[in-house]
Molecule: transfer RNA
Organism: Hadarchaeota archaeon (SeqCode)
RNA sequence: GCCGGGGUGGCGCAGUAGGUAGCGUGCCUGGCUGUUAACCAGGAGGUCAGAGGUUCGAGUCCUCUCCCCGGCGCCA
Repeated sequence: GCCGGGGUGGCGCAGUAGGUAGCGUGCCUGGCUGUUAACCAGGAGGUCAGAGGUUCGAGUCCUCUCCCCGGCGCCA
C1' cells in the first nucleotide's frame, strides 16, 4: 500500500428488499423468603466509531477519516 471482516445500552451480541433501536447478562425498585440466592413483576440506560452525501425517511445505501482483527504485498 491492497483485500476481507468488525466498531450498536456497563458487558456479550442481534437488527439487509431503508420505515418509531432489540435480546441475553448486569444494574435499580417492588413481590416472594426467617435471610441470602433463586424465582416473579416493573423500570432506567444506547442515536448505532466520527464527518459529509442520497432520500420524505439511513444502524441499514454512497464518500472520506479513525480504531480493532485477519490475509497479501512493498522497502534497503